This is a predicted structure of a 362-nucleotide RNA (Bacterial RNase P class A) from Bacteroides sp. It matches the Rfam family "Bacterial RNase P class A". Gene Ontology terms of the family: tRNA processing, dimeric ribonuclease P complex and ribonuclease P activity. The source organism's lineage runs through Bacteria, Pseudomonadati, Bacteroidia, Bacteroidales and Bacteroides. It is recorded under the gene name rnpB.
RNA sequence: GCAGAAAAGCGGUCUGUCGCUUGGGAGGUUUCUUUCAAGAGGAAAGUCCGGGCAACACAGAGCAUCAUGUUUCCUAACGGGAAGCCGGCGGCAACGCCGGAGAUAAGUGAUAGAAAACAACCGCCCCUCCCUUGGAGAUGGUAAGGGUGAGAAGGUGGGGUAAGAGCCCACCGGCUCCCAUGGUGACAUGGGAGGCCGCACAUCUCAUGAGUUGCAAGGCCAAAUAUACCGGCAGUCAAGGAUUGCUCGUCCAUUGCCGGGGGGUAGGCUGCUCCAGCUCGCAGGCAACUGCGAUGCGUAGAUAAAUGACAGACACCGUCUUCAUGACGGCACAUAACCCGGCUUACAGCCUUUCUGCAUCU
Numbered sequence: 001g002c003a004g005a006a007a008a009g010c011g012g013u014c015u016g017u018c019g020c021u022u023g024g025g026a027g028g029u030u031u032c033u034u035u036c037a038a039g040a041g042g043a044a045a046g047u048c049c050g051g052g053c054a055a056c057a058c059a060g061a062g063c064a065u066c067a068u069g070u071u072u073c074c075u076a077a078c079g080g081g082a083a084g085c086c087g088g089c090g091g092c093a094a095c096g097c098c099g100g101a102g103a104u105a106a107g108u109g110a111u112a113g114a115a116a117a118c119a120a121c122c123g124c125c126c127c128u129c130c131c132u133u134g135g136a137g138a139u140g141g142u143a144a145g146g147g148u149g150a151g152a153a154g155g156u157g158g159g160g161u162a163a164g165a166g167c168c169c170a171c172c173g174g175c176u177c178c179c180a181u182g183g184u185g186a187c188a189u190g191g192g193a194g195g196c197c198g199c200a201c202a203u204c205u206c207a208u209g210a211g212u213u214g215c216a217a218g219g220c221c222a223a224a225u226a227u228a229c230c231g232g233c234a235g236u237c238a239a240g241g242a243u244u245g246c247u248c249g250u251c252c253a254u255u256g257c258c259g260g261g262g263g264g265u266a267g268g269c270u271g272c273u274c275c276a277g278c279u280c281g282c283a284g285g286c287a288a289c290u291g292c293g294a295u296g297c298g299u300a301g302a303u304a305a306a307u308g309a310c311a312g313a314c315a316c317c318g319u320c321u322u323c324a325u326g327a328c329g330g331c332a333c334a335u336a337a338c339c340c341g342g343c344u345u346a347c348a349g350c351c352u353u354u355c356u357g358c359a360u361c362u
Base pairs, nucleotide, nucleotide: 001358002357003356004355005354006353007352009350010349012314013313014312015311016310017309018308020039021038022037023036024035025034026033027032041333045344046343048342049341050340051339052338053214054213055212056211065210066209067208068207069206070084071083072082073081074080085100086099087098088097089096090095101205102204106203107201108200109199121146122145123142124141125140128138129137130135131134154172155171156170157169158168159167173197174196175194176193177192178191179190180189181188182187218270219269220268221267227262229260230259231258232257233256234255235254240252241251242250243249275298277297278296279294280293281292282291283290284289316330317329318328319327320326
């Protein structure tokens, strides 16, 4: 210098004009004016996981459903993170990616193939019988052969047998168990024992966890209109009920007006933003993270939803051009909605550190 790997950071600045939200002060006095201050992100996104908070539910146990599944640790918690272990894949390398309970219970096995392992079929073998010396049939044995497949009874050789077979033996591969050593542990290394020896799928089994709904939760205040209920006044020429044998009277009811009044709607207030907070320093830890200290910093709370628009200058990038320069174009992804911790996804461009390979120079 070129090509890469890993981990971080930033992601426009300034000026002018107009405008918006919140808070404080002043004026004004019922929602206005003026002034000052503050006003989106690394992902505010997707709403995927966890927690706080809130309302409701809840004796205890089981079933079902869903999620997770290697070890140790971190954390308020997690399906997240850190550091490891085992297996596989990619890269010359730095490094990256994928997977990780159980197949000595049951179940399933596309196509192909005799068969996905119970059996059957072809073939092989013994015995017996029949006709007869070459066949046929029956009973029995058979993990060799039957070439297909991702996978065919672990592989090779020998023994053995009627024919065969880990049936037996040697070597090799794997699995399980035991012991020793190292490690907190997963596990690793070494030694020994056992013929224990097909593959895939998580249907299934085991372990652990999960009550439901989300700030439009929830709490408080409460207009207009209608109105349960209560009280007062008035009306009833007509009609109703109770009291009564009948009439009157009384009470109820009804209708209208006035007053009180509960629930509830619009609307308003609250929840609401200061916290598992950020930064720096010291200490512990490989790290995630934790503890202590600080005379350090706190910076949105809108509700149909403010945080913007326009103009100019600068910075940055690209193209063209040039002695300088200049011209044109571009400047990402995306906009809080109760809060917090993660994950995932999107992102123009700039920039830092460490590491790897190649080439060159000293």